[in-house]
Context: one part of a larger RNA
RNA sequence: CUGGGCGUAAAGAGUGCGUAGGCGGUUUGGCAAGUCUGAUGUGAAAUCCCAUGGCUCAACCAUGGAACUGCAUUGGAAACUGCUGAGCUCGAGGAUGAGAGAGGCUGGUGGAAUUCCUGGUGUAGCGGUGGAAUGCGUAGAUAUCAGGAAGAACACUCGUGGCGAAGGCGGCCAGCUGGCUCAUUUCUGACGCUGAGGCACGAAAGUCAGGGGAGCGAACGGGAUUAGAUACCCCGGUAGUCCUGGCCGUAAACGGUGAACACUAGACGUCGGGGGUAUCGACCCCCUCGGUGUCGCAGCAAACGCAUUAAGUGUUCCGCCUGGGAAGUACGACCGCAAGGUUGAAACUC
Numbered sequence: 001c002u003g004g005g006c007g008u009a010a011a012g013a014g015u016g017c018g019u020a021g022g023c024g025g026u027u028u029g030g031c032a033a034g035u036c037u038g039a040u041g042u043g044a045a046a047u048c049c050c051a052u053g054g055c056u057c058a059a060c061c062a063u064g065g066a067a068c069u070g071c072a073u074u075g076g077a078a079a080c081u082g083c084u085g086a087g088c089u090c091g092a093g094g095a096u097g098a099g100a101g102a103g104g105c106u107g108g109u110g111g112a113a114u115u116c117c118u119g120g121u122g123u124a125g126c127g128g129u130g131g132a133a134u135g136c137g138u139a140g141a142u143a144u145c146a147g148g149a150a151g152a153a154c155a156c157u158c159g160u161g162g163c164g165a166a167g168g169c170g171g172c173c174a175g176c177u178g179g180c181u182c183a184u185u186u187c188u189g190a191c192g193c194u195g196a197g198g199c200a201c202g203a204a205a206g207u208c209a210g211g212g213g214a215g216c217g218a219a220c221g222g223g224a225u226u227a228g229a230u231a232c233c234c235c236g237g238u239a240g241u242c243c244u245g246g247c248c249g250u251a252a253a254c255g256g257u258g259a260a261c262a263c264u265a266g267a268c269g270u271c272g273g274g275g276g277u278a279u280c281g282a283c284c285c286c287c288u289c290g291g292u293g294u295c296g297c298a299g300c301a302a303a304c305g306c307a308u309u310a311a312g313u314g315u316u317c318c319g320c321c322u323g324g325g326a327a328g329u330a331c332g333a334c335c336g337c338a339a340g341g342u343u344g345a346a347a348c349u350c
Base pairs, nucleotide, nucleotide: 004321005320006319007304008303012318014201015200016199017198021194022193023192025088026087027086028085029084030083031082033081034080035077036076037075038074039073040072041071042070049065050064051063052062053061054060091191092188093187094186095185096183097182098181099180103177104176105175106174107173108172109171110154114150115149116148117147118146119145120144121143125136126135162169163168206247207246208245209244210243211242215241216240220236221235222234223233258317259316260315261314262313263312266295267294268293269292270291271290272289274287275286276285299306300305323350324349325348332343333342334341335340
């Protein structure tokens, strides 16, 4: 390079936006770069191939032919690709009118619970476990009532429910704001898809500075258990968990399934919207579009299984894999305050 692959065997980048590049709907005119065709020149000789011949044969050698799949110039063709002119509306986008939603950010606010503080009642225990002990309590605990403070999380509703590109998002109210869906005509007229680099976002833990600190709780201390117990259980408890502003950039970041388009039997459930049944409400039925699930035919698959939300049938673009270990290590480079991250081998060994 060709090839075969990437749900579970090695392999889809955590996610998006987008540059270059690659690819690109439909009609028609032109050009002729790609493409196709003719001619001319060239493509040294030797080699390779074919035929004939010479050394007794062969290797080897000689003669002739073919070939040299290429390049250049020139004549022509115009279906396809390309370039260019003019159009089209189905792709894409805009306008108008409706709709659902834990989508994001900021500010405010609510109740339950927990802990602490103050006071009242009240007295000897409480707590905890398999059983105990450490611990708390006559300096009055636990329990109970009233008042106050603080921080964090939002029971029920809650749902193979919803929203978001992913990470993720859940009390209530307001403001600002992103995306999506449906309907109707209308407008722009290919404006599209993908996307190396790049940029942005990115759970938890961790990190820096300043706050905050109720509960929980790595580390740590103690009590148990045990042969031991650097654990599981119990009593405490610091970082942290929370907020603001930076950093980190990783996860079984999973649907272990990259993005986009087209095509290919169905069934049921659910959410939202629209229309019809004289009208309204409820219920029921039908139709269409978008989303989310379960089952299932063809087909696919090594099987498991997937099956219009494909792992089916095709097309375009990107990423990645190429025996196990050594190893996601070493070295180098880049990034980071650090922790470390990204890129990423080999010897050797089986």